[in-house]
Context: one part of a larger RNA
RNA sequence: UGACGGGGGCCCGCACAAGCGGUGGAGCAUGUGGUUUAAUUCGAAGCAACGCGCAGAACCUUACCAACCCUUGACAUCCCGGUCGCGGACACCAGAGAUGGAGUCCUUCAGUUCGGCUGGACCGGAGACAGGUGCUGCACGGCUGUCGUCAGCUCGUGCCGUGAGAUGUUGGGUUAAGUCCCGCAACGAGCGCAACCCUUACCGUGAGUUACCAUCAUUCAGUUGGGGACUCUCGCGGAACUGCCGGUGAUAAACCGGAGGAAGGUGGGGAUGACGUCAAGUCCUCAUGGCCUUUAUGUCCAGGGCUACACACGUGCUACAAUGGACGGUACAAACCGCUGCGAAGUCGCAAGAUGGAGCUAAUCGGAGAAAACCGUUCUCAGUUCGGAUUGGAGUCUGCAACUCGACUCCAUGAAGUUGGAAUCGCUAGUAAUCGCGGAUCAGCAUGCCGCGGUGAAUACGUUCCCGGGUCUUGUACA
Numbered sequence: 001u002g003a004c005g006g007g008g009g010c011c012c013g014c015a016c017a018a019g020c021g022g023u024g025g026a027g028c029a030u031g032u033g034g035u036u037u038a039a040u041u042c043g044a045a046g047c048a049a050c051g052c053g054c055a056g057a058a059c060c061u062u063a064c065c066a067a068c069c070c071u072u073g074a075c076a077u078c079c080c081g082g083u084c085g086c087g088g089a090c091a092c093c094a095g096a097g098a099u100g101g102a103g104u105c106c107u108u109c110a111g112u113u114c115g116g117c118u119g120g121a122c123c124g125g126a127g128a129c130a131g132g133u134g135c136u137g138c139a140c141g142g143c144u145g146u147c148g149u150c151a152g153c154u155c156g157u158g159c160c161g162u163g164a165g166a167u168g169u170u171g172g173g174u175u176a177a178g179u180c181c182c183g184c185a186a187c188g189a190g191c192g193c194a195a196c197c198c199u200u201a202c203c204g205u206g207a208g209u210u211a212c213c214a215u216c217a218u219u220c221a222g223u224u225g226g227g228g229a230c231u232c233u234c235g236c237g238g239a240a241c242u243g244c245c246g247g248u249g250a251u252a253a254a255c256c257g258g259a260g261g262a263a264g265g266u267g268g269g270g271a272u273g274a275c276g277u278c279a280a281g282u283c284c285u286c287a288u289g290g291c292c293u294u295u296a297u298g299u300c301c302a303g304g305g306c307u308a309c310a311c312a313c314g315u316g317c318u319a320c321a322a323u324g325g326a327c328g329g330u331a332c333a334a335a336c337c338g339c340u341g342c343g344a345a346g347u348c349g350c351a352a353g354a355u356g357g358a359g360c361u362a363a364u365c366g367g368a369g370a371a372a373a374c375c376g377u378u379c380u381c382a383g384u385u386c387g388g389a390u391u392g393g394a395g396u397c398u399g400c401a402a403c404u405c406g407a408c409u410c411c412a413u414g415a416a417g418u419u420g421g422a423a424u425c426g427c428u429a430g431u432a433a434u435c436g437c438g439g440a441u442c443a444g445c446a447u448g449c450c451g452c453g454g455u456g457a458a459u460a461c462g463u464u465c466c467c468g469g470g471u472c473u474u475g476u477a478c479a
Stems, first nucleotide, its partner, number of pairs: 001479002003476003007473007015463002019427005026318008034309002042053002064304002070298001073129001077128002079125006087106004092101003109119003131293002134291003141286001142282003145278001147276001152191006158167001160165001171182003197270004202238007212227002216225002241264001244258005320420001324379006336367003341360002346355003386417001391412007433455007
C1' cells in the first nucleotide's frame, strides 16, 4: 500500500421487510448429469454451465460409429506431356452409392507476328505441397461474460517522507453520481458520471397519397365527386432550465412544498460498460505460434447415431377448475412480413387441407379471423361436460425420402393431477399478473428466443437482520 475480520461509523441496491404471482408435488416439452451404446460428436461447470454455442439434427447439416472407396487428393500454386475443349440435355450396364464401363444429341474458347505460338479449360504423370471441427484458450490476436451503469481509476507539477509511499481523491454538507458547494499544501488535468444520439409523451408549421372524412352531394362500401378541417404519416421547429413563488439551509450547494404546464426536478424507455478482476469463456466462427498426423487424425459415399432410458437436477408449458368448462352472438390493437413470395373471392371437405387464381415489388393487395373482454344459454362441485397424457384407427401437408425420427387434423381412448415438504425465484407502474399477435432461423418442424399491443393490480412502516456493493476508520497470525 492492499486484502481480510462472526471490528466500528455512514450510505446504497426487489438485499431484507410489506405485498402479488411462481418454482419445488403431477403429466409433458427441452437442456444437463449418469447409465447404456458400434456411436450415443464436441464444448459450456457456483453466482457468471444446464430452452447455453443450436436464429430451428429425417438426408444434408455432422464434427461421431460400422462398412465401401480415393491417395498430389474435395480445395490452391508451380513443372512436364497430351487434347481442343469445356459445358448442357437424354439415357444403358454393374453397384447401396461413391465410382467404374460404354453411348446419343446440342454446342465448338480467346488472342495471334498465323508458328499448336501464347493464354485458358480438361485429361494423364512426377513431386514440392495441399488437408486436419487433431492437441494446447495455461503460448496468442480478436470477440464475449462477470463484478457493474457500481462510482470509481489515475496522471503532471508542487509540497511532505531516507524510502516503500502520501497529499490531491481526506474533512463539513449535498447528490443517482469523485454531482455540486464550502474548507484545506496543494494547483490543475485525463479516463469514467452527466450531456450530446435514438425512441416515447404535448404544441406549432410545411406537405396531403395508397392514409383521413367535419361540412355539401352520392353510395352496399370514403365507393365516387369533392375537401385540406380532424386522424395519421415524415420533415423542420418550439417546449423543462430547479426557470418562477414560499420555507429550510452557512448569505452556498442543495432539499421540501406550491404555481403554471402535455410533461417537474437525470419526465418514461433504449443505446452507451472507466482502470482493472476471474491464467473466467472461446484454437469447433475467424486468425495464429508450437506440437502431432500425411495410402490417414485427410477426402468421397450410402446407412446408422446425435432422438437411447432403472434414475437425478435445471429451465419451461399444460393443469388440478365455477373469477371456470362448453355452445351461440358480438366489439376493439400494435408491431411485422411477402415475387423461388404473400396468396383474396368462389367451390369441395367435419377438419387438417385441396382446388382456384384476382390483386400486390405493398399506408393501395394479401398474411389477418386478434384473444382475453362483453351479451345470452347450459353444466352445479363430481376425478366431473375439470384435466388432457397415453394408446388404437383413418387422414392431410412438406420433402428424393417421415421406419428408426416431422408437424397437423378427425374418430375412439381418457393416465397422473383436488394447489404441492424442506427450501427457493421474479417483480415498485402501464410494472407484476393475465390475453392474444408477429418475426428471425426455416422445404417442413417452437411450450424456446426476439419483439408487439389488449386488460391491468397489491404493497413499501422502515434499514435491526440475510446477501452484494461503495466510502472512512481500526486490528492483523496474510501478500
Source information
A computed fold for a 479-nucleotide part of an RNA from an uncultured Hyphomicrobiales bacterium, annotated as small-subunit ribosomal RNA, 3' major domain. The prediction has a mean pLDDT of 84.